[in-house]
Molecule: transfer RNA
Organism: Candidatus Hodarchaeota archaeon
RNA sequence: GCUCGGGUAGUUUAAUGGUAGAAUUGGGGACUGUGAAUCCCUAGACGGGGGAUCGAUACCCCCUCCGAGCC
Repeated sequence: GCUCGGGUAGUUUAAUGGUAGAAUUGGGGACUGUGAAUCCCUAGACGGGGGAUCGAUACCCCCUCCGAGCC
């Protein structure tokens, strides 16, 4: 330099056009002699920009970051 895959909550990960869900972590509470475990409540995310569309996490283009391969 070229090709391919990927970037969603602190972390791990769903969602293939219709207002992003879960687990875990964090905060609060119940329970307990105390703690753990368990249960309830709560907070937290679509890498950046542009385009097409009534509407984008998802489609197209550019940039950026990570990984794999080729030279």